Predicted 3D model of a 73-nucleotide RNA (transfer RNA) from a bacterium.
The sequence is in RNAcentral, with records from ENA.
Its Rfam family is "tRNA". The family's RNA type in Rfam is transfer RNA. Gene Ontology term of the family: triplet codon-amino acid adaptor activity.
C1' cells in the first nucleotide's frame, strides 16, 4: 500500500425483509441452606466505533474516517 470479514449491556455474542433494542454470563435482591455452593424467582444494565446522506422510519441500505483481524503485495 490492496481486498475481505469485524466493531451492540462489564464479557461472549445475536438481531439476515429497515418498524420494541436481545440472549447467555456476570453484577444486584429475594427464596431454599446452620452457613455457603449449586439450584430457582426476580431487577437493573446501551452515545448500537464517530460524523454525514437515503428514508415516514436506520443497529440494520449508501460514503466518508477510525479501530480490530485474516490474506495478498
Nucleotide at each position: 500500500g490492496g481486498u475481505c470479514a469485524g466493531g451492540u449491556a462489564g464479557c461472549u455474542c445475536a438481531g439476515u425483509u429497515g418498524g420494541c433494542a436481545g440472549a447467555g454470563u456476570a453484577u444486584c435482591c429475594g427464596c431454599c441452606u446452620g452457613a455457603a455452593a449449586a439450584g430457582c424467582g426476580g431487577a437493573a444494565u446501551g452515545u448500537c466505533c464517530a460524523g454525514g446522506g437515503u428514508u415516514c422510519g436506520a443497529a440494520a441500505c449508501c460514503c466518508u474516517g477510525c479501530c480490530u483481524g485474516a490474506c495478498c503485495a